[in-house]
Context: one part of a larger RNA
Molecule: small-subunit ribosomal RNA, 3' major domain
Organism: moss metagenome
């Protein structure tokens, strides 16, 4: 001096607790362990591995496997000899990789040689081949938790200790007070970015209030920039004011003003350091092994196998509901080998043709919602698994193994044991739209967006984690 304690004292945290709505019980998706298999590539394992790395496994992608080639080599430099090509195009072999034959065939330069390609040899490449306990660089995690430390001084034999405790106060080592301490880094804040008010510039491709012109309807025209929106400057919020409480203090508790009040909301940002924490398969890279293979090219499996456990989720169990009809209201983001209107054909998935847009101009029907109608508590007009026929698109190809149409089938499931999980406000809960990846897609996943839009919170005894003081120790 720290780590610990079923020790104490204070405290905060979706930690209980009060609520809500899950998970676990069905089916079905994904990811794992197991098991299988030639092969189920690899890697991640309490919390902090398990819709993870994968923002996309039919070939590729791929690291497994079989099987068939090939060895200077799929790609790089360099030397040294040798050729005039190299390439392209045809033909057969062949599952292609590849092989064999035919056809056609260089440029610079006066020349000497260069240039480019090709074959052979030698240097060497190559390795998703081990060591993440040799390592860099990222990255989790406690944890946005409040701490962590350092100069000088003072102290102690010393390791320290002291500041950093101590009274208060805060989201906060925030801040005041007091002190053998003074000050001072990295953390806290705050500066940045969105968002909520409004002003000033700007007015197109946005709007459209007064005027005019026009339709079935339509900011469609003329005009206009007020309005909204854009998007750039700037104001505002600072406990400034006011009462009250407090040590006259730091702060708190009410109020006015205000769009907005006490850190307004949301991000981004993540100390010292832990856990030899993760990752040699993103990448670098030290050592070690392969060098006619552990390298490399094809073709075909396989990574999608299934008795079975789990983790994470979709979809239900129905009437706050299903089915028909008709009205209605977004936001954000894509869009050129692209988005793709109107129009035509198909029940449909979609096919035909291509206005229009490199996009504030073109492209896309929001669903929940509302109003009418029908069903009447049933394994059903709930619920959709599986199957089975018939198709559409994607793509050399959909058997292994794709997504979606139609008609037929219509399984378990009647709200889930023990246990356990997110949520404190535009938040849960719930409806839909978008986007990345991407030929297509196993997207129910990811990251966004808007629509509706709650209930609770006495409290801090008591589980979980944490922070600050103290006190015990046979622990280091």
């Nucleotide at each position: 001096u720290g780590a610990c304690g079923g020790g104490g004292g204070c405290u905060c945290g979706c930690a209980c607790a009060a609520g809500c709505a899950g998970u676990g019980g069905a089916g079905c998706a994904u990811g794992u362990g197991g098991u299988u298999u030639a092969a189920u590539u690899c890697g991640a394992u309490g919390c902090a591995a398990c819709g993870c790395g994968a923002a996309g496994a039919a070939c590729c992608u791929u690291a497994c496997c079989c099987a068939g080639g090939u060895u200077u080599g799929a790609a790089a430099u360099g030397c040294a000899g040798c050729g005039g090509a190299c390439g392209a195009c045809g033909u057969c072999a062949g599952a292609g990789a590849u092989g064999a034959c035919g056809u056609u065939u260089c440029c610079c330069g006066u020349a000497a040689g260069g240039g480019u390609c090709g074959c052979u040899g030698c240097a060497c490449a190559g390795g998703u081949g081990c060591u993440g306990c040799a390592u860099g660089g990222c990255u989790g995690u406690c944890g946005u938790c409040a701490g962590c430390u350092c100069g000088u001084g003072c102290u102690g034999u010393g390791a320290g200790g002291u500041g950093u405790u101590g009274g208060g106060u805060u989201a906060a080592g925030u801040c005041c007070c007091g002190c053998a301490a003074c000050g001072a880094g990295c953390g806290c804040a705050a500066c940045c970015c969105u968002u909520a008010u409004g002003a000033c510039u700007a007015g197109u491709u946005g709007c459209c209030a007064a005027c005019g012109c026009g339709u079935a309807a339509a900011g469609g025209c003329g005009g206009g920039c007020a309005c909204u929106c854009u998007a750039g400057u700037c104001a505002g919020a600072c406990u400034g004011c006011c009462c009250g409480g407090g040590u006259u203090a730091a702060c708190u508790g009410g109020g006015a003003g205000g769009a907005a009040g006490g850190u307004g909301a949301g991000g981004a940002u993540g100390a010292c350091g832990u856990c030899a924490a993760g990752u040699c398969a993103g990448c670098a890279u030290g050592g070690c092994c392969c060098u006619u293979a552990u390298g490399u090219c094809u073709g075909g499996g396989g990574c999608u196998a299934c008795a079975c456990a789990c983790g994470u989720g979709c979809u239900a169990c129905a009437a706050u509901g299903g089915c028909c009809a008709g009205c209605a209201c977004a936001g954000a983001a894509g869009g050129a080998a692209g988005c793709a209107a109107g129009a035509c054909c198909g029940c449909g998935a979609g096919g035909u043709g291509g206005a229009g847009c490199a996009a504030a101009u073109c492209c896309g029907u929001a669903a929940a919602g509302c109003u009418g109608g029908u069903c009447u508590c049933a394994g059903u007009u709930c619920a959709g698994a599986u199957u089975g026929c018939a198709g559409u698109c994607u793509g050399c190809a959909a058997c292994u193994c794709g997504a979606c149409u139609g008609c037929a089938u219509g399984a378990a499931g009647a709200u889930g044991g023990a246990a356990u999980u997110g949520c404190u406000a535009g938040u849960a809960a719930u409806g839909g739209c978008g986007u990345g990846u991407c030929a297509g897609c196993a997207a129910u996943a990811g990251c966004g967006c808007c629509g509706u839009g709650a209930a609770u919170a006495c409290g801090u005894u008591c589980c979980c984690g944490g922070g600050c003081c103290u006190u015990g120790u046979a622990c280091a």